This is a predicted structure of a 62-nucleotide RNA (Fluoride riboswitch aptamer (crcB RNA motif)) from Armatimonadetes bacterium UBA1398. It was read from a public genome assembly, where an Rfam model found it. It matches the Rfam family "Fluoride riboswitch aptamer (crcB RNA motif)". A reference for the family is Baker et al. (2012), "Widespread genetic switches and toxicity resistance proteins for fluoride", Science.
RNA sequence: CAUGCUGAUGGGGAUGGGGUUCCCCUGAACCGCCCUCAGGGGCUGAUGACUCCUACUUGCCA
Repeated sequence: CAUGCUGAUGGGGAUGGGGUUCCCCUGAACCGCCCUCAGGGGCUGAUGACUCCUACUUGCCA
């Protein structure tokens, strides 16, 4: 790289884990935003939502 067969009741919701809840998917759901013809450049957030922990960032105090 090509071909064949088989394939879970679990899985997913832009970076980790736990709880609650909502939505979505069955080999799919999902894989952030802005500028640029492209190249390339810039920006927010550990959440789908709430909360806790961890990591990261900013300010203050000791």